[in-house]
Predicted 3D model of RNase P RNA and transfer RNA as a complex of 438 nucleotides. Its mean pLDDT, the model's own confidence on a scale to 100, is 79.

């Protein structure tokens, strides 16, 4: 200097005016001060909080997760380590348990598609024929080295072996199994021994196996208020203890949105469902796993102890416009309970780490 | 704000547990019938299976992410 890699941060600026909205204060139909959109406010893709339903119990079923440690309020996140591809590297991608528990599934092409097989090819040693004793036919048969299917053919190379051949024997190499060794483990070493060698793919097929998960969701939920026909259907049970009530015990019913068990509750005020009515206020509502700064632990997520800071809260629904002047001419899109995160969208500009490659000193 | 569904031909829908070429039916063309139309008969065109990525040998189907449209939902008695 070129090139590529990770990781962070910013998302016009300033000034005048003239509006919106909420919050304070006044001397109050108004005046003055103060706040006023994001990194994704998004999609609703996980997790929680909080709220009501029983306080959310036990076992099925369902439904998700899925190397291994750790971290968290949890999580399908996120750190840190294995293993595997890919790149010279910095990195970077990975739904990455189990396929020798079970069941199924591999079209078409091929001889054969998972209990392997034999088109084309090789041999025909032995067995039958001839026959110049070298050998020659054709069958029975053996084989599976090599070619041809096909995503994927039941280890590889090499030697020996043989009729041709084949882990059939042997060497290395893969491989699997056991044991040492490191390591919390996921693995790893290739140190020892065994097994010739048996176990193709696919579990985002089904299902083992390990671990999570009750349902809804601010339009949940609570308080007051107005108004109407407080109309109209349906259900709230039945035996027994001892006569009625209370109580009990036993079945029915509803309810814990699937089931079973187990709890709760069951005649005059609740539940439904139809039909009327309203289209309001208040709370819920923003200080909170909160944000910054340093200081300890940690390789890292992250924790933890001190200070400092208050940063919208609307309900038809604020957050805008005009003008000036500067620059490098401004991207993706806006809150609506409230957080952690992940995914997608995003002109442009800075700053740091780190590679690999050229020059030159 | 919140919750849940669909996307296949111009339109309306099939497509069983993934198998190679995705179907009808209504429309559209063309040619026969007819003096001419309509009905009718026969042949024919039309599909990035909403898009992109992933499993898989092989996706319209299986799995994640976008994108388009649709439907529900307060109080009160």
């Nucleotide at each position: 200097a070129g090139a590529g890699u990770c990781g962070g941060c910013u998302g016009g600026g300033c000034a005048a005016u003239c509006g919106c909205u909420c919050c304070c204060g006044c001397c109050a139909u108004g005046c003055g001060g103060g706040g006023g959109a994001g990194g994704a406010a998004a999609g609703u893709c996980c997790g929680g909080g909080c709220u009501c339903c029983a306080u959310a119990g036990g076992g099925c079923a369902a439904g998700g997760u899925g190397c291994c440690a750790g971290g968290u309020a949890a999580c399908g996140c996120c750190u840190g380590g294995a293993c595997g591809c890919c790149g010279c590297g910095a990195g970077g991608c990975g739904a990455u348990g189990g396929a020798a528990a079970g069941u199924g599934c591999c079209a078409c092409a091929g001889a054969a598609a998972a209990u392997a097989g034999a088109c084309c090819g090789c041999c025909g040693a032995u067995g039958g024929c001839c026959u110049u004793u070298g050998g020659g036919c054709a069958c029975a048969g053996g084989c599976a080295a090599g070619g041809g299917u096909g995503a994927a053919a039941c280890g590889g190379u090499g030697c020996g072996g043989u009729a041709a051949g084949a882990g059939c024997g042997c060497a290395c190499c893969g491989c699997g199994c056991g044991g040492c060794u490191g390591g919390c483990a996921a693995c790893a070493g290739u140190c020892c021994g065994c097994g010739g060698c048996a176990c193709g793919g696919c579990a985002a097929a089904c299902c083992c196996c390990a671990c999570c998960u009750g349902g809804a969701g601010c339009a949940a939920g609570a308080u007051c208020a107005a108004a109407u026909a407080g109309g109209g259907g349906a259900g709230c049970u039945g035996g027994g203890g001892a006569a009625c009530a209370u109580c009990c015990c036993u079945a029915c019913g509803u309810g814990c949105g699937g089931c079973c068990c187990g709890c709760a509750c069951g005649g005059c005020g609740c539940u439904c469902c139809c039909g009327g009515g309203u289209a309001g206020a208040u709370c819920g509502c923003u200080a909170g796993a909160a944000g910054c700064g340093c200081g300890c632990a940690g390789c890292g997520a992250u924790g933890u102890g001190c200070g400092c800071u208050c940063a919208a809260g609307a309900g038809g629904a604020a957050u805008g416009a005009u003008u000036g002047c500067c620059c490098u001419c401004g991207a993706c899109a806006g809150a609506a309970c409230c957080c952690g995160g992940c995914u997608u969208a995003c002109a442009g500009g800075c700053c740091g780490g780190c590679u690999c490659u050229c020059u030159u000193u | 704000g919140g919750g849940c569904c669909a996307c296949u031909a111009g339109c309306u829908c099939a497509g069983g547990c993934g198998g190679u070429u995705a179907g009808a039916g209504c429309g559209c063309g063309g040619u026969c019938c007819u003096g001419a139309u309509a009905a009718g008969a026969c042949c024919g065109a039309g599909g990035u299976c909403u898009g992109u990525g992933g499993u898989u040998c092989g996706a319209g189907u299986c799995c994640a992410c976008a994108g388009u449209g649709g439907c529900c939902c307060a109080c009160c008695a």